[in-house]
RNA sequence: UUCUUAUCCAGAGAGGUGUAGGGACUGGCCCGAUGAUGCCUCAGCAACAGACUUGUAUAGAACUGUGCUAAUUCCAGUAGCGAAAGCUUGGAGAUAAGAA
Numbered sequence: 001u002u003c004u005u006a007u008c009c010a011g012a013g014a015g016g017u018g019u020a021g022g023g024a025c026u027g028g029c030c031c032g033a034u035g036a037u038g039c040c041u042c043a044g045c046a047a048c049a050g051a052c053u054u055g056u057a058u059a060g061a062a063c064u065g066u067g068c069u070a071a072u073u074c075c076a077g078u079a080g081c082g083a084a085a086g087c088u089u090g091g092a093g094a095u096a097a098g099a100a
Stems, first nucleotide, its partner, number of pairs: 001100008013042005021031003025077004043069003048065003052060002054057001073092001079088003
C1' cells in the first nucleotide's frame, strides 16, 4: 500500500509549546489571534486484540499493544421510497484484528 471482517446517534480535557489556518476530499455549516489545527506532558474515555477473573457470556476488570477526548464520521455526496419532514441503502473515510 491492497484485500477481508467488525464498529462508527454513547463516552472522555487541563497545562506547556508554537503560529495561521483547521474540521480527510467537494459543497455547506462550523472552530480559530479570548491563540484554533499540530506537537509535548499529565489526566481521562473506551474495550478491538493479547494476558487476567468468575457465576462461561450480549459478563467483569483495565496490565500490555493500539485508538480516542468540538459539533452523530458535524451534515450532505450514490440509489430507492415519500407531498414534505424524513427513512432505507450504497460510496468515501476513520479505527481494530487478520491476510497478501
SAM riboswitch aptamer (S box leader) from Sporosarcina luteola, 100 nucleotides, folded computationally. Model confidence (mean pLDDT): 86 of 100. It matches the Rfam family "SAM riboswitch aptamer (S box leader)". Rfam links the family to the GO term regulation of gene expression.